Molecule: SAM riboswitch aptamer (S box leader)
Organism: Synergistales bacterium
RNA sequence: CUCUUAUCCAGAGCGGCGGAGGGAACGGCCCGAUGAAGCCCGGCAACCUGCCCGAAUUUCGGGUGUGGUGCCAAGACCGGCAGCAUGACGCUGCUUGAUAGGAG
Numbered sequence: 001c002u003c004u005u006a007u008c009c010a011g012a013g014c015g016g017c018g019g020a021g022g023g024a025a026c027g028g029c030c031c032g033a034u035g036a037a038g039c040c041c042g043g044c045a046a047c048c049u050g051c052c053c054g055a056a057u058u059u060c061g062g063g064u065g066u067g068g069u070g071c072c073a074a075g076a077c078c079g080g081c082a083g084c085a086u087g088a089c090g091c092u093g094c095u096u097g098a099u100a101g102g103a104g
Stems, first nucleotide, its partner, number of pairs: 001104008013041001015040003021031003026079003042072003047068002050064006076096001080094005
């Protein structure tokens, strides 16, 4: 990087260094010197792994949080296409993207 499966309305600091950017891209709309990115510490979560327990078979459920990731403004901040619906907000699917597991 490609293919595939699952998930994406919950959760997470009033810390240190740092200094002007950040929210994927584009368009919006926002965040930011009352301090952005990044790094460190801290935390959340439970996808994989380890360990424990229970079912009843090679699977399912629960717990824990050892290890590998991930994540810590706003629903994936909003949007595009199709269908449904409302006075209006909306709902479902697809697309795009992100994360994890598997395969190449």